[in-house]
The RNA shown here (SAM riboswitch aptamer (S box leader)) has 99 nucleotides and comes from Glutamicibacter sp. PS. The model forms 96% of the base pairs in the Rfam consensus. Its Rfam family is "SAM riboswitch aptamer (S box leader)". Its family is annotated with regulation of gene expression in the Gene Ontology. Taxonomically the source falls in Glutamicibacter (Bacteria, Actinomycetes, Micrococcales, Micrococcaceae). It was read from a public genome assembly, where an Rfam model found it. Its mean pLDDT, the model's own confidence on a scale to 100, is 80.
RNA sequence: GAACCAUCCCGAGCGGCCGAGAGAUCUGGCUCGAUGACGCCGCAGCAACCACGCCCAUGAACUGGUCGCGGACGGUGCUACCGCCAGAACCGAUGGAGA
Numbered sequence: 001g002a003a004c005c006a007u008c009c010c011g012a013g014c015g016g017c018c019g020a021g022a023g024a025u026c027u028g029g030c031u032c033g034a035u036g037a038c039g040c041c042g043c044a045g046c047a048a049c050c051a052c053g054c055c056c057a058u059g060a061a062c063u064g065g066u067c068g069c070g071g072a073c074g075g076u077g078c079u080a081c082c083g084c085c086a087g088a089a090c091c092g093a094u095g096g097a098g099a
Stems, first nucleotide, its partner, number of pairs: 004096005013043005021032003025088005044079003049075002052070003055065003083091001
């Protein structure tokens, strides 16, 4: 970071710091917030995208599986409300792949 693929009604919170807005943007709602939200840090947890092991296809490898099975050490991610809701916008977020 242009274009590509997948997912976005399941699940999972405590402590410390900060101090006023926050739930991505716009409009309209709804909600959270000085009993301290949002954010940052630490720890814990959730999940299973990648990685890993197994099974199947192929002689093997590569590769693939009309979301195959498994566990959870590792790379991410996530832990109010369906991406909070509706509409809009070549919308956004996360992962993978790629350059």